[in-house]
RNA sequence: GAUAGAGGUUGCGGGACCGAUCAGUAACUGAUCCGAUGCGUUGCAGAGCAGAUGAGGAUGAGCGAAAGGCUGGACCGCCGAAGGGGAUACGAACUGCAGGAGUAUCUGCCUGGGGAUACGGAGAAUAUCCGGAUCACUGUCAUCUUAACGAAGAUGGGGCGCUAUC
Numbered sequence: 001g002a003u004a005g006a007g008g009u010u011g012c013g014g015g016a017c018c019g020a021u022c023a024g025u026a027a028c029u030g031a032u033c034c035g036a037u038g039c040g041u042u043g044c045a046g047a048g049c050a051g052a053u054g055a056g057g058a059u060g061a062g063c064g065a066a067a068g069g070c071u072g073g074a075c076c077g078c079c080g081a082a083g084g085g086g087a088u089a090c091g092a093a094c095u096g097c098a099g100g101a102g103u104a105u106c107u108g109c110c111u112g113g114g115g116a117u118a119c120g121g122a123g124a125a126u127a128u129c130c131g132g133a134u135c136a137c138u139g140u141c142a143u144c145u146u147a148a149c150g151a152a153g154a155u156g157g158g159g160c161g162c163u164a165u166c
Base pairs, nucleotide, nucleotide: 001166002165003164004163005162008079011078012077013076014075019070028062029061031059032058033057034056037050038049039048042098043097044096045095046094082111083110084109085107086106087105088104089103090102112138113137115135116134117133119131120130121129122128140157141156142155143154144153145152146151
């Protein structure tokens, strides 16, 4: 240097399907009341359109979703799997400015791995995801001790690692 593997059955990620949630919510229709504004995520400005033949709002009633996110299982791809940070580009359906979920590409900047707890952020949410912190567990290597074997314990390190073969 190349190739092949391991950490776990609670390893990581992906698209699709079913299902629950979203939610008896939004939208739509009707009734009563109020009465001038409203128009594709958020704000401002402009243009255009709609609007007393009622914009929009409130309270009932009828009808009634969807997207994102998600449990479990199967399938697929894998073991820096992947996640985060940073940079660049796009980022709302008329235009401009600002903001912004998110998407794509790059980046050896951080993280061995999963879990629990509290906190912070996203989210409709108690689900779930992300972040660092604490705690024990687990895997691997180094050093030391037990010691004769098996193995156990202590301390420390990180994936640019570890094991095997060439």
Molecule: Lysine riboswitch aptamer
Organism: bovine gut metagenome